[in-house]
Molecule: transfer RNA
Organism: Candidatus Aenigmatarchaeota archaeon
RNA sequence: GGGGCCGUAGUCUAGCUUGGUCUAGGACCCUGGCCUUGGGAGCCAGUGACGGGAGUUCAAAUCUCCCCGGCCCCA
Numbered sequence: 001g002g003g004g005c006c007g008u009a010g011u012c013u014a015g016c017u018u019g020g021u022c023u024a025g026g027a028c029c030c031u032g033g034c035c036u037u038g039g040g041a042g043c044c045a046g047u048g049a050c051g052g053g054a055g056u057u058c059a060a061a062u063c064u065c066c067c068c069g070g071c072c073c074c075a
Stems, first nucleotide, its partner, number of pairs: 001074007010028004020058001030046005051067005
């Protein structure tokens, strides 16, 4: 230099192929409550995320382009 794959809460992950009530779901963690003498476990509730920008569209996590970052291959 060329090519491919990936990036979603503190951590892991579904959704992307086929754009559509997705005000983005789940698990762990965290906070509060119930329970308990207390703790743990259990139950209930809550907080928190689409790497950045632009474009297409009525509508973008999803499609297109550029950039940033990670991994792999070729040279």